[in-house]
RNA sequence: UCACCAUCCAGAGCGACCGAGGGAUCUGGCCCGCAGACGUCGCAGCAACCCGGGAAUGCCGGGUGCUACCGCCAGAAUCGAUGGAGG
Numbered sequence: 001u002c003a004c005c006a007u008c009c010a011g012a013g014c015g016a017c018c019g020a021g022g023g024a025u026c027u028g029g030c031c032c033g034c035a036g037a038c039g040u041c042g043c044a045g046c047a048a049c050c051c052g053g054g055a056a057u058g059c060c061g062g063g064u065g066c067u068a069c070c071g072c073c074a075g076a077a078u079c080g081a082u083g084g085a086g087g
Base pairs, nucleotide, nucleotide: 001087002086004084005083006082007081008080013043014042015041016040017039021032022031023030025076026075027074028073029072044067045066046065048064049063050062051061052060053059071079
């Protein structure tokens, strides 16, 4: 980078730094945010997918991931994200 499969209404937050936008895109709503959002880092947590252990679906360890709101909601688009297994 390309195509494939599965999932996207379960679950889980504090601190430090930064400083104005953010919740993927468009339209319309709703919401978060200078009482510091978003982001980055640290620590903590969750347990979705995969691997290993185990008699075992529920347990434990590891890899990835995730920790406002159903991917925030509705509509649209050959949309996106994460995991797995490939070229």

SAM riboswitch aptamer (S box leader) from Nesterenkonia sp., 87 nucleotides, folded computationally. RNAcentral holds the sequence, with entries from Ribocentre.